[in-house]
RNA sequence: GACCGACAAUGGCAAACCUGUCGAAAGGCAGGGGCGCAAAGCCACGGAUCUACGGCUAUUGCUAUGAUGGCCGGGCUGCCGAA
Repeated sequence: GACCGACAAUGGCAAACCUGUCGAAAGGCAGGGGCGCAAAGCCACGGAUCUACGGCUAUUGCUAUGAUGGCCGGGCUGCCGAA
């Protein structure tokens, strides 16, 4: 230095749910909360999934330009150091 990751240390993040708020929705943000997380830090680039205002269709569907980074892969960056 690389891989790796402990019943280690120091700190960090925060699922469900509740309240407020923004949004057509999915969902976001803030506060409470704490299931979990070694990238649960950042980026929608590939896949996947969710939504469908509008558009197309013409009665039921299609569609991302919207969304999810706590679904997987990829890129960038980063704390600690037992085996």

The prediction has a mean pLDDT of 87. The RNA shown here (c-di-GMP-I riboswitch aptamer) has 83 nucleotides and comes from an uncultured Clostridia bacterium. It was read from a public genome assembly, where an Rfam model found it.